[in-house]
RNA sequence: UCUCGAUAAAGCCAAACCCUCUGUGAGGGGGGGACGGAAAACUGCGGGUCUCCUCGUCAGGGAAGAUAGCCGGGUCGUCGAA
Numbered sequence: 001u002c003u004c005g006a007u008a009a010a011g012c013c014a015a016a017c018c019c020u021c022u023g024u025g026a027g028g029g030g031g032g033g034a035c036g037g038a039a040a041a042c043u044g045c046g047g048g049u050c051u052c053c054u055c056g057u058c059a060g061g062g063a064a065g066a067u068a069g070c071c072g073g074g075u076c077g078u079c080g081a082a
Base pairs, nucleotide, nucleotide: 004080005079012037013036017032018031019030020029021028022027035069041075042074043073045072046071047070048067049066050065051064053062054061055060
């Protein structure tokens, strides 16, 4: 340094739900709150799922978005037992 991930140590993040703001919507921001997380840090590159608009039909096609805590990939990062 890489791989790996411990009954280690120091820490970190924050699901559902509640309040509030925002968006046509999926959803997102802030506060509370902890289900969990060794990348639950960043990134829409591939897939999936979801929303909106539109065409056509009854299969589906096109366009624009959302989701990183759905999966994979890419990038950076803490510690150092086996």